Transfer RNA from a Deltaproteobacteria bacterium, 76 nucleotides, folded computationally. Its Rfam family is "tRNA". By type it is a transfer RNA. The coordinates come from a structure-prediction model, not an experiment, and the mean pLDDT is 81.
């Protein structure tokens, strides 16, 4: 440099044909238990990578960037 792939919650990850963003773990609280861990229940956490574009309507589709992964390819 070209070509693919990824990118959504603090982690790993879902979201169907374009139609109300979600789930286990983690964190807080609570219940259970002499106590802790477990278990149970209830909560809080999101600029869906960044700017655009197209639709009535975008996590989803289109352009261009940034990131990170693999492949290819140059010069030494």
């Nucleotide at each position: 440099u070209c070509c693919g792939g990824u990118g959504u919650a603090g982690c790993u990850c879902a979201a169907u044909c374009g139609g109300c963003a979600g789930a286990g773990c983690a964190u807080g609280c609570g219940g259970c238990u002499g106590u802790u861990a477990a278990c149970c229940g209830c909560a809080g956490g999101g600029u869906u990578g960044u700017a655009g574009g197209u639709u009535c309507g975008a996590g989803u589709c289109c352009u261009a960037c940034c990131a990170c992964c693999g492949g290819a390819g140059c010069c030494a």